The RNA shown here (transfer RNA) has 82 nucleotides and comes from Candidatus Riesia sp. The coordinates come from a structure-prediction model, not an experiment, and the mean pLDDT is 81. Its Rfam family is "tRNA". Gene Ontology term of the family: triplet codon-amino acid adaptor activity.
[in-house]
Formats: sequence, C1' cells, structure tokens
RNA sequence: AGUCCCGUGGCGAAAUUGGUAAACGCAACAGACUUAAAAUCUGUCGUCGAAAGGCUUGAGGGUUCGACUCCCUUCGGGACUA
Repeated sequence: AGUCCCGUGGCGAAAUUGGUAAACGCAACAGACUUAAAAUCUGUCGUCGAAAGGCUUGAGGGUUCGACUCCCUUCGGGACUA
C1' cells in the first nucleotide's frame, strides 16, 4: 500500500434477502428469605423529559415510505497479501 472481517446500553451479545433496535446472559441496584451472609426467588436496569413523547447501532453524509442492514467518506481493532 491492497483485500476482507468486526464496532449495537456498564460488559458479552441477538436482531441483516431493508419493515417494532437492544431479545438473552453477566454485572449493578432494590425487595423477599436468613440471627447475618451466601445461594435462591421477584422487580428495575441506554439517554433526555414531570409525563406524553423524543433521541441512540464507532463518526459524518447519501439512497429509500422506511436503514444496525444498502452506497460514499472517515476513525479504531483484527486477519491475509505485497
């Protein structure tokens, strides 16, 4: 230098022939149980907002009625080739 793969809540990760983003697990927090813990069970758990609702898929654009998904540029990580 070229080609390919990956980037999604605190962490791992699902969702793709374009059609409800965050299922599921871990961690965390609250409660139940316990003398107290652990284990187990229940609930909550991206962000803004009082709510209704809005925003969020590394970043910025584009296409489309509609984009995590397709196109362009770009950043970071990895593999291969030279």